This is a predicted structure of a 73-nucleotide RNA (transfer RNA) from Symbiodinium natans. Taxonomically the source falls in Symbiodinium (Eukaryota, Sar, Alveolata, Suessiales). Rfam family: tRNA.

RNA sequence: GGGUACAUAGCUCAGUGGUUAGAGCGGCUGACUGCAGAUCAGCAGGUCCCUGGUUCAAAUCCGGGUGUGCCCU
Numbered sequence: 001g002g003g004u005a006c007a008u009a010g011c012u013c014a015g016u017g018g019u020u021a022g023a024g025c026g027g028c029u030g031a032c033u034g035c036a037g038a039u040c041a042g043c044a045g046g047u048c049c050c051u052g053g054u055u056c057a058a059a060u061c062c063g064g065g066u067g068u069g070c071c072c073u
Stems, first nucleotide, its partner, number of pairs: 001072007010025004018056001027043005049065005
């Protein structure tokens, strides 16, 4: 330099054009407990990497950029 995959919550990930963006773990509060753990109930936490485009409508499709992994030279 060329090709390819990925980027969504603190972490690991789902979501493949339309309802309000979700799960597990973690965090906080309460119940329970001598204290803690486990268990149960509830809550918070997101500019969906950035930018432009297509569309009535974009996390999702397209162009460009940035970062990371892999392959080729």